Context: one part of a larger RNA
RNA sequence: CUAGGCGUAAAGCGCAGGUAGGCGGUUGGAUAAGUUUUUUGUGAAAGCUCCCGGCUUAACUGGGAGAGGCCAAGAAAUACUGUCUGACUCGAGUGUGGUAGGGGAAACUGGAAUUCCUGGUGUAGCGGUGAAAUGCGUAGAUAUCAGGAGGAAUACCUAUGGCGAAAGCAAGUUUCUGGGCCAUCACUGACGCUGAGCUGCGAAAGCUAGGGGAGCAAACAGGAUUAGAUACCCUGGUAGUCCUAGCCCUAAACGAUGUUCAUUAGAUGUGGGAGGUAUCGACCCCUUCCGCGUCGGCGCUAACGCAUUAAAUGAACCGCCUGGGGAGUACGGCCGCAAGGUUGAAACUC
Numbered sequence: 001c002u003a004g005g006c007g008u009a010a011a012g013c014g015c016a017g018g019u020a021g022g023c024g025g026u027u028g029g030a031u032a033a034g035u036u037u038u039u040u041g042u043g044a045a046a047g048c049u050c051c052c053g054g055c056u057u058a059a060c061u062g063g064g065a066g067a068g069g070c071c072a073a074g075a076a077a078u079a080c081u082g083u084c085u086g087a088c089u090c091g092a093g094u095g096u097g098g099u100a101g102g103g104g105a106a107a108c109u110g111g112a113a114u115u116c117c118u119g120g121u122g123u124a125g126c127g128g129u130g131a132a133a134u135g136c137g138u139a140g141a142u143a144u145c146a147g148g149a150g151g152a153a154u155a156c157c158u159a160u161g162g163c164g165a166a167a168g169c170a171a172g173u174u175u176c177u178g179g180g181c182c183a184u185c186a187c188u189g190a191c192g193c194u195g196a197g198c199u200g201c202g203a204a205a206g207c208u209a210g211g212g213g214a215g216c217a218a219a220c221a222g223g224a225u226u227a228g229a230u231a232c233c234c235u236g237g238u239a240g241u242c243c244u245a246g247c248c249c250u251a252a253a254c255g256a257u258g259u260u261c262a263u264u265a266g267a268u269g270u271g272g273g274a275g276g277u278a279u280c281g282a283c284c285c286c287u288u289c290c291g292c293g294u295c296g297g298c299g300c301u302a303a304c305g306c307a308u309u310a311a312a313u314g315a316a317c318c319g320c321c322u323g324g325g326g327a328g329u330a331c332g333g334c335c336g337c338a339a340g341g342u343u344g345a346a347a348c349u350c
Base pairs, nucleotide, nucleotide: 004321005320006319007304008303012318014201015200016199017198021194022193023192025088026087027086028085029084030083031082033081034080035077036076037075038074039073040072041071042069048066049065050064051063052062053061054060091191092188093187094186095184096183097182098181099180103177104176105175106174107173108172109171110154115149116148117147118146119145120144121143125136126135162169163168206247207246208245209244210243211242215241216240220236221235222234223233258317259316260315261314262313263312266295267294268293269292270291271290272289273288274287275286276285299306300305323350324349325348332343333342334341335340
């Protein structure tokens, strides 16, 4: 490079925004760059292909013809692509009217529970385990009642449910704020899709500075268990977990399934709308749009399975794979305070 692939065999970047690039709806006109036809020039010789000869044959070699091009110039064609120009509304977006939601940020407030402190009652145990012990307790614990402090998390509602690009998001109220969906069809008129670089977001753990510290709890200490026990179990317990500001940038960051568009039987449940039917009204029922599930047919698949939320059938663009180990290692670059991250080999070996 060609080809084949990427749910589980190697392979979808963690997610988004977006530059270049690639690709791009319907219709008219112009142009003729791509494209097609044709003419001329050129494309040395050798080589290559075909034909005819020469060495006894072949290799070799002589002659003739032809092919060979991101080539140049001219003429013509105009379906498709491009360019310019005009129009359109189905793609895309805006408006108008509704609507659901743990979407995001900040501030304030609440109740339950744990722990601690103070006081009351009260007395010998409590706690813990497979069984124990360490531990706590006559300096009055555990239990119970009243009051107080403080931090963290928000039971029930809760759901196969909702929202968000992903990470993720759950007590309540207020303020600020993003997106979606439905209806309408008023407006713009292809404004679109993807996206190398790039930019932003990105669980947990970890790092820096300052706060905070109830519970839990790496490390650590003790008690057990055991042949040992640097563990599992128990009693304690510091970082951390929480907040503010700034880093880190990784996960089985998973649907192990990139984004977008179109097409292709259904059944059933559920969340959010709209219309109809019915009714005094609300349900029920029917139709339709958007989401989240379960089952299932065609088709696909090595099978498992997927199956209108595709892993089916097509199209556009990006990323990635090419035997196992060595190795996500070494070296170098870039990034980081560090931890490390990212890019990423080879020898050797099977």

Predicted 3D model of a 350-nucleotide part of an RNA (small-subunit ribosomal RNA, central domain) from a metagenome. Its Rfam family is "Bacterial small subunit ribosomal RNA". Rfam links the family to the GO terms ribosome and structural constituent of ribosome. RNAcentral holds the full RNA, with entries from SILVA. The prediction has a mean pLDDT of 86.